Annotation
Predicted 3D model of RNase P RNA and transfer RNA as a complex of 460 nucleotides. Rfam match: Bacterial RNase P class A. By type it is a ribozyme. Its mean pLDDT, the model's own confidence on a scale to 100, is 75.
[in-house]
RNA sequence: GCAGUCGCUCAGGCGAUCGCAGGGCGUGGCUUGCCACGCCUUGAGGAAAGUCCGGGCUCCGCAGGGCAGGAUGCCGGGUAACGCCCGGUGAGGGUGACCUCGAGGAAAGUGCCACAGAAAACGAGAAACCGCCGGGGUAACGGCAACGUUCCCCCGGUAAGGGUGAAACGGUGGAGUAAGAGCCCACCGCGCGACCGGUAACGGUCGCGGCACGGCAAACCCCAUCCGGAGCAAGGCCACGUAGAGGGGCGUUCGAGGGCUGCCCGCCCGAGCCCCUGGGUAGGCCGCAAGAGGCACGCGGCGACGCGUGUCCCAGAGGAAUGACCGCCACGCCGCACGGGGCAACUCGAGCGACGAACAGAACCCGGCUUACGAACGACUGCGACC
RNA sequence: GGGUCGAUAGCUCAGUCGGUAGAGCUGCGGAUUUUUAAUCCGUCGGUCCUCGGUUCAAGCCCGAGUCGACCCA
Numbered sequence: 001g002c003a004g005u006c007g008c009u010c011a012g013g014c015g016a017u018c019g020c021a022g023g024g025c026g027u028g029g030c031u032u033g034c035c036a037c038g039c040c041u042u043g044a045g046g047a048a049a050g051u052c053c054g055g056g057c058u059c060c061g062c063a064g065g066g067c068a069g070g071a072u073g074c075c076g077g078g079u080a081a082c083g084c085c086c087g088g089u090g091a092g093g094g095u096g097a098c099c100u101c102g103a104g105g106a107a108a109g110u111g112c113c114a115c116a117g118a119a120a121a122c123g124a125g126a127a128a129c130c131g132c133c134g135g136g137g138u139a140a141c142g143g144c145a146a147c148g149u150u151c152c153c154c155c156g157g158u159a160a161g162g163g164u165g166a167a168a169c170g171g172u173g174g175a176g177u178a179a180g181a182g183c184c185c186a187c188c189g190c191g192c193g194a195c196c197g198g199u200a201a202c203g204g205u206c207g208c209g210g211c212a213c214g215g216c217a218a219a220c221c222c223c224a225u226c227c228g229g230a231g232c233a234a235g236g237c238c239a240c241g242u243a244g245a246g247g248g249g250c251g252u253u254c255g256a257g258g259g260c261u262g263c264c265c266g267c268c269c270g271a272g273c274c275c276c277u278g279g280g281u282a283g284g285c286c287g288c289a290a291g292a293g294g295c296a297c298g299c300g301g302c303g304a305c306g307c308g309u310g311u312c313c314c315a316g317a318g319g320a321a322u323g324a325c326c327g328c329c330a331c332g333c334c335g336c337a338c339g340g341g342g343c344a345a346c347u348c349g350a351g352c353g354a355c356g357a358a359c360a361g362a363a364c365c366c367g368g369c370u371u372a373c374g375a376a377c378g379a380c381u382g383c384g385a386c387c
Numbered sequence: 388g389g390g391u392c393g394a395u396a397g398c399u400c401a402g403u404c405g406g407u408a409g410a411g412c413u414g415c416g417g418a419u420u421u422u423u424a425a426u427c428c429g430u431c432g433g434u435c436c437u438c439g440g441u442u443c444a445a446g447c448c449c450g451a452g453u454c455g456a457c458c459c460a
Base pairs, nucleotide, nucleotide: 001383002382003381004380005379006378007377009375010374012329013328014327015326017324018323020043021042022041023040024039025038026037027036028035029034030033045359049370050369052368053367054366055365056364057231058230059229060228064265065264066263067262069227070226071225072224073223074088075087076086077085078084089103090101091100092099093098104222105221109220110219111216112215113214129162130161131158132157133156134155135154136153137152139150140149141148142147170188171187172186173185174184189211190209191208192207193206194205195204196203197202235286236285237284238283245277246276247275248274249273250272257269258268259267293312294311295310296309297308298307299306300305331356332355334353335352336351338349339348340347341346388459389458390457391456392455393454394453397412398411399410400409406443414430415429416428417427418426436452437451438450439449440448
């Protein structure tokens, strides 16, 4: 210098003017709880987004039993909780820094494995299309004959080789054989057992077994753990309005309907309930921001995080405010003209001018994830060149 | 603000337990007819919304995103 990996930080700053929204104070007005004016103070984000998870909060009778349903899935820890985070194990990728993983069970059962192929699934002696080997037969040719060669047929052996396929019932080498084969042997892989290390996942060593049965569970399912339902348009209070209008249906111990939720059981209330037409109200207050809060320091922990002390108060309204413009400074880039260093590529410094600054807007509140996106800094890796 | 669902040919829709994506209408060509319509025969036409993952294999299963529709006091 080029290419790359990881981490962290910021989201331009200050001042003036004019505006917008919340709160407070003061003055004035009247229709006495509103309006106007003035002053002070506060006013978006790392994602406020998607609404994908988890919780707080609120209501449903605090929710009893069962079924159904949903979620998660190596191990240990963190947390209010999580599908999140941290640390580790294993597998995979990269030369490397480092990154990725929905990573339980396929010898509990069911299902699927298209096309191609002889054969596609649990049976343990699986399976024979070509090939290889043995035996028998026929034909042709050669030969006096014994017999040999070639083609074909039948029976049997064979999973070494070919071929099909995503996948063919351990791999490589040797011994062995008619040809072959874990049939036997060595190594590798696999399974089981013991010991050692580790909280564990797991790792290591040794021994035994000739091998003992493919893939898919982001197919049904099994196992373990967790989950009651709905959501601030939750919910509570006040005010206003209407006639409890017309029509139809069901029902009062043969129990409609409701509490009670996807369903059932169980428990309770129970004389009214449902649909259509027509009409009325579409207002206010609370919930609502002091919180699993922020910042700093100390301690514990590898870390996520926890504990303690100090300090700060930091938007909240409604279909919804947080903006516009000017000046200066800072940043980036481009152009012009300079100065220093260097053989050069280039680098450092300062001047003038123009341009640029992303993604995006709180709506009950938090913790995460995901997605969108600008800039700066630090650490590290690989390659090349020079000293 | 919160909740529920959908996207497949030009249009309207199927697609089962994952195995080479179809139907009707439309379009095009032909037959019939003096001609047209109707009818009959044939035929064209697909980024299965996009991107990743699981799998031998994805329209289908899983995750993320885009667009659209509906519901609530």